A computed fold for a 128-nucleotide RNA, annotated as FMN riboswitch aptamer (RFN element). It was read from a public genome assembly, where an Rfam model found it. Its Rfam family is "FMN riboswitch aptamer (RFN element)". Its family is annotated with FMN binding in the Gene Ontology. Rfam describes the family as follows. The RFN element is a highly conserved domain that is found frequently in the 5'-untranslated regions of prokaryotic mRNAs that encode for flavin mononucleotide (FMN) biosynthesis and transport proteins. This element is a metabolite-dependent riboswitch that directly binds FMN in the absence of proteins. In Bacillus subtilis, the riboswitch most likely controls gene expression by causing premature transcription termination within the 5' untranslated region of the ribDEAHT operon and precluding access to the ribosome-binding site of ypaA mRNA.The FMN riboswitch structure, reported in present an FMN-bound six-stem junction, adopts a butterfly-like scaffold, stapled together by opposingly directed but nearly identically folded peripheral domains.

RNA sequence: UAUCAACUCCGGGGUCGGUGCAAUUCCGAACCGGCGGUCAUAGUCCGCGAACUCUGAGGCACAUGCUGAAGAGCCGAUCUGGUGGAACUCCAGACCCGACAGUACAGUCUGGAUGGGAGGCGUUGAUC
Numbered sequence: 001u002a003u004c005a006a007c008u009c010c011g012g013g014g015u016c017g018g019u020g021c022a023a024u025u026c027c028g029a030a031c032c033g034g035c036g037g038u039c040a041u042a043g044u045c046c047g048c049g050a051a052c053u054c055u056g057a058g059g060c061a062c063a064u065g066c067u068g069a070a071g072a073g074c075c076g077a078u079c080u081g082g083u084g085g086a087a088c089u090c091c092a093g094a095c096c097c098g099a100c101a102g103u104a105c106a107g108u109c110u111g112g113a114u115g116g117g118a119g120g121c122g123u124u125g126a127u128c
Stems, first nucleotide, its partner, number of pairs: 002127006009120002015029004030108002032098002034048004043096001052073004058067003078094005100111003
């Protein structure tokens, strides 16, 4: 230095005004961007995670219900010009996208969530 194993810790951001009986949900204007990869820095490329749907080992209950390892499905959105050897990643400009439940219709409020999590720093051990 690399690989493998175990463990600790960390691991998502963002709003004001107007109308109205009522909206951080409508209208207007703003604001935000998880993780790994990439010849060069990415919400939009390639992949992953979460959410959502289904199946469901096992456990609990015993009023056929609750919980849930694991697996499957589903899974949004970008162009133009410039620089450069190289950029859908940088610079300039103009766009676009954003789970479920609640509620006056929600990316920004409240909730499941003091949860889960891609993964990241580190420690220890083994091997080379």